Guanidine-I riboswitch aptamer from Cohnella sp. AR92, 120 nucleotides, folded computationally.
The source organism's lineage runs through Bacteria, Bacillota, Bacilli, Caryophanales and Cohnella.
Its mean pLDDT, the model's own confidence on a scale to 100, is 77.
The model forms 92% of the base pairs in the Rfam consensus.
RNA sequence: AGAAAGCUUCCCUAGGGUUCCGCGGCAUCGCCUCAAGCAGGCGGCAGCCGGUCCGGUCCGAGAGGGAACGCGCGGUCUCACUAGGAGACGCGUCCACGGAGGGAUAGAAGCCCGGGAGUA
Numbered sequence: 001a002g003a004a005a006g007c008u009u010c011c012c013u014a015g016g017g018u019u020c021c022g023c024g025g026c027a028u029c030g031c032c033u034c035a036a037g038c039a040g041g042c043g044g045c046a047g048c049c050g051g052u053c054c055g056g057u058c059c060g061a062g063a064g065g066g067a068a069c070g071c072g073c074g075g076u077c078u079c080a081c082u083a084g085g086a087g088a089c090g091c092g093u094c095c096a097c098g099g100a101g102g103g104a105u106a107g108a109a110g111c112c113c114g115g116g117a118g119u120a
Stems, first nucleotide, its partner, number of pairs: 006069001008068005015059002020056002022053001023050004028044006070093004075089005095115001097118001101113003
């Protein structure tokens, strides 16, 4: 410096934070109880705070899992056929240590920058 059959999509997970839901706390309104205290219980509106809240929604892996499709073939069969071709089946689709920093989204991350910079 070059080459080598996928920087593919979907589902899931490791992981992630906090827009929405839920949960917890405070405040507020009504009712009830009491030993009458800024106390306790039930219900309502929805305000503030909390992700050092197990969760639901959500994000989510090149080097995690699965499936589909795609691709390759030095291979077999079928169809079509001047030639080119199409389909089915089969085999294959390997390997992979990796920061800091930055970015998006509500916000963060094994997401993106990035199979990067580097390393052996």